RNA sequence: UAAAUAGAUUGGUAAACCCAGUGAAAGCUGGGGGCACAAAGCUUCAGGUCUAAAGCAGGAUGCUAUGACAGCUGGGCCGCAACA
Numbered sequence: 001u002a003a004a005u006a007g008a009u010u011g012g013u014a015a016a017c018c019c020a021g022u023g024a025a026a027g028c029u030g031g032g033g034g035c036a037c038a039a040a041g042c043u044u045c046a047g048g049u050c051u052a053a054a055g056c057a058g059g060a061u062g063c064u065a066u067g068a069c070a071g072c073u074g075g076g077c078c079g080c081a082a083c084a
Stems, first nucleotide, its partner, number of pairs: 012037002017032006035071001041077003045074003048069003055063003
């Protein structure tokens, strides 16, 4: 210096739920709140999952992402700390 991560320190993020806003919805934003996380930091590149306004088909209804999920998995990039 780099990698790994059983424990420690400084800290960090913030699940469910509630309130307000936003969106067709999935969801997102802000405040409260803490389930958990050593990348639960960033990034839709690949897979997966969710929604279906518009569109298509249509008897009921179904199909479909250009929408969403990074706290679903993998990949890419960046990053704090110290003992062996």